[in-house]
Context: one part of a larger RNA
RNA sequence: GGACGAACGCUGGCGGCGUGCCUAAUACAUGCAAGUCGAGCGGACUUGAUGAAGUGCUUGCACUUCUGAUAGUUAGCGGCGGACGGGUGAGUAACACGUAGGUAACCUGCCUGUAAGACUGGGAUAACAUUCGGAAACGAAUGCUAAUACCGGAUACGCGAAUUGGUCGCAUGGCCGAUUCGGGAAAGACGGAGCAAUCUGUCACUUACAGAUGGACCUGCGGCGCAUUAGCUAGUUGGUGAGGUAACGGCUCACCAAGGCGACGAUGCGUAGCCGACCUGAGAGGGUGAUCGGCCACACUGGGACUGAGACACGGCCCAGACUCCUACGGGAGGCAGCAGUAGGGAAUCUUCCGCAAUGGGCGAAAGCCUGACGGAGCAACGCCGCGUGAGUGAUGAAGGUUUUCGGAUCGUAAAGCUCUGUUGCCAGGGAAGAACGCUUGGGAGAGUAACUGCUCCCAAGGUGACGGUACCUGAGAAGAAAGCCCCGGCUAACUACGUGCCAGCAGCCGCGGUAAUACGUAGGGGGCAAGCGUUGUCC
Numbered sequence: 001g002g003a004c005g006a007a008c009g010c011u012g013g014c015g016g017c018g019u020g021c022c023u024a025a026u027a028c029a030u031g032c033a034a035g036u037c038g039a040g041c042g043g044a045c046u047u048g049a050u051g052a053a054g055u056g057c058u059u060g061c062a063c064u065u066c067u068g069a070u071a072g073u074u075a076g077c078g079g080c081g082g083a084c085g086g087g088u089g090a091g092u093a094a095c096a097c098g099u100a101g102g103u104a105a106c107c108u109g110c111c112u113g114u115a116a117g118a119c120u121g122g123g124a125u126a127a128c129a130u131u132c133g134g135a136a137a138c139g140a141a142u143g144c145u146a147a148u149a150c151c152g153g154a155u156a157c158g159c160g161a162a163u164u165g166g167u168c169g170c171a172u173g174g175c176c177g178a179u180u181c182g183g184g185a186a187a188g189a190c191g192g193a194g195c196a197a198u199c200u201g202u203c204a205c206u207u208a209c210a211g212a213u214g215g216a217c218c219u220g221c222g223g224c225g226c227a228u229u230a231g232c233u234a235g236u237u238g239g240u241g242a243g244g245u246a247a248c249g250g251c252u253c254a255c256c257a258a259g260g261c262g263a264c265g266a267u268g269c270g271u272a273g274c275c276g277a278c279c280u281g282a283g284a285g286g287g288u289g290a291u292c293g294g295c296c297a298c299a300c301u302g303g304g305a306c307u308g309a310g311a312c313a314c315g316g317c318c319c320a321g322a323c324u325c326c327u328a329c330g331g332g333a334g335g336c337a338g339c340a341g342u343a344g345g346g347a348a349u350c351u352u353c354c355g356c357a358a359u360g361g362g363c364g365a366a367a368g369c370c371u372g373a374c375g376g377a378g379c380a381a382c383g384c385c386g387c388g389u390g391a392g393u394g395a396u397g398a399a400g401g402u403u404u405u406c407g408g409a410u411c412g413u414a415a416a417g418c419u420c421u422g423u424u425g426c427c428a429g430g431g432a433a434g435a436a437c438g439c440u441u442g443g444g445a446g447a448g449u450a451a452c453u454g455c456u457c458c459c460a461a462g463g464u465g466a467c468g469g470u471a472c473c474u475g476a477g478a479a480g481a482a483a484g485c486c487c488c489g490g491c492u493a494a495c496u497a498c499g500u501g502c503c504a505g506c507a508g509c510c511g512c513g514g515u516a517a518u519a520c521g522u523a524g525g526g527g528g529c530a531a532g533c534g535u536u537g538u539c540c
Base pairs, nucleotide, nucleotide: 001540002539003538004537006536007535008534009533010532013387014386015385016384017383018382019380020379021345026343027342028341030340031339032338035080036079037078040077041076043074044073045072046071051066052065053064054063055062056061087298088297089296097222098221099220100219101218102217103216106215107214111211112210113209114208115207116206117205119153120152121151122150128143129142130141131140132139133138159182160181161180162179163178164177165176166175167174168173188203189202190201191200192199193198224270225269226268231261232260233259236258237257238256239255240254241253242252243251273295274294275293276292277288278287279286280285300321301320302319303318304317323334324333325332326331351377353376354375355374359373360371361370362369363368390420391419392418393417400411401410402409403408424481427475428474429473430472434467439462440461441460442459443458444457445456446455484529485528486527487526488525489510490509491508495524496523497522498521499520505512506511
């Protein structure tokens, strides 16, 4: 000198864009943060067209009962999603990360392409009803019922085993076939046409092969401190066999052998998430790993599996522990390192805000619903950038202050005065872009179908904004509302007077102060930076 997620002191006008618990991975009141689908299913509730019966009778109107079209809501079963998104950095010195490869040792829901199919049967169970237990959380028994829930049979590539042919490879081996045996799929829903049989459209379903995406495993190399850590290791190192896994493998187990690592630093201890990057530096290098992006790990602490394409799962389950809460003492409930917020710790870090309008995600055919992701607003000079606090003129060099050798010098064109301007702020009026869709209506084209509906694409109209009456524009008014902080001995730009008298004090280093202090305190003047200026801390 530069930099900062900074803090402290004094001061503080506006705007834009960013950033904001670095400490206690401490404990958490309250609200919200993951739902959705009725076009999978049976119910329940609301609505009540139509029809029938009855009553009143002004004989075609009113009321009541039953029926129940249609529309809506939804606890439950079922499907998909809760493995993404969001947070934190505790652990981890490790194939965790980075980089370059390998898998002939692997998996992959949704999505895309190709090919084929979707036949035929069955038994349950929630909801519901009844009864019972419990303070509650919740549970038990009996009976009924449905499905795109569950389970058989058929058929079909592929799968497993045996035999066998061709071809290819760096080894184990891979790929394509043939025969036999074994096991082994499926589901409908909503429209349209039709008297019906049936045909057809969209979405969904099954199987196989590819692709894409995402993941899993293995390997080379790389990035830390201590040798005042020198020896470490029994599933340890290898083999055979078996089990297990999506898959290779001591991953696990039985048996056998005695190996394996290490001064090229094993093992131990300490510290630490890693990287793209960021800061500094001419570079080499040094330091850091906030925000943003990629990967990893964790979710009160420890352990475990279930479901699933995917988890050993932050807002799922089970067990143990600590803590908190409820209790009728028998037993139960909970997990903010999600967004706000509270207490505590600390030098120190924000609103219990608005909206799904945009982007993205989940579900759904869609309308749509959900979304503290996200988009915004609020607070904070915490940072960067921009603007302003006026401009021109004005010498009786005014008054006043300071100083003086008493002549003067200086503040100083500075002020006043005169002439202007109107950035920003304040007030008033107008007022966006961000909106593209989806959907509805009308029209047109295309593929397909026997044909229609539907599907895909295009055009026109209708309509959708949290921010927000915000940005921006125009007008009014008036210099009116807007400057401080540090320093002045040398380093280092900038000096005098008074007070003090080794006192009070200053200080980054050298050092200053003991009666003429440019170094302390105050004043005048000056220098620097400026809505900031200094100090402290850390890094180069």
A computed fold for a 540-nucleotide part of an RNA from Paenibacillus paeoniae, annotated as small-subunit ribosomal RNA, 5' domain. Its mean pLDDT, the model's own confidence on a scale to 100, is 82. The sequence was found in a public genome assembly. Rfam family: Bacterial small subunit ribosomal RNA. The organism belongs to Paenibacillus, within Bacteria.